This is a predicted structure of a 72-nucleotide RNA (transfer RNA) from Chionoecetes opilio. The RNAcentral record of the sequence draws on Rfam. The organism belongs to Chionoecetes, within Eukaryota. It matches the Rfam family "tRNA". About the family: Transfer RNA (tRNA) molecules are approximately 80 nucleotides in length. The prediction has a mean pLDDT of 84.
RNA sequence: GCUCCAUAGUGUAGCGGUUAACACACUCGGUUCACAACCGAGAAGUCCCAGGUUCGAUCCCCGGGUGGAGCG
Numbered sequence: 001g002c003u004c005c006a007u008a009g010u011g012u013a014g015c016g017g018u019u020a021a022c023a024c025a026c027u028c029g030g031u032u033c034a035c036a037a038c039c040g041a042g043a044a045g046u047c048c049c050a051g052g053u054u055c056g057a058u059c060c061c062c063g064g065g066u067g068g069a070g071c072g
Stems, first nucleotide, its partner, number of pairs: 001071006009024004017055001026042005047065003051061002
């Protein structure tokens, strides 16, 4: 310098529209002598900034920044 990526604590979905979903983890309750398992409930997220398209943007487009991966 070029290309790609950034969604919950972790790993991943989400073809522009209702309250952003799933698994594990976490919290509370039930169950148990207790723990695990199991059952029920809950908290938690669109990397940041500015603009464009659109009736409407986490999603599409332009610019800048941060972090990560690859190539030279």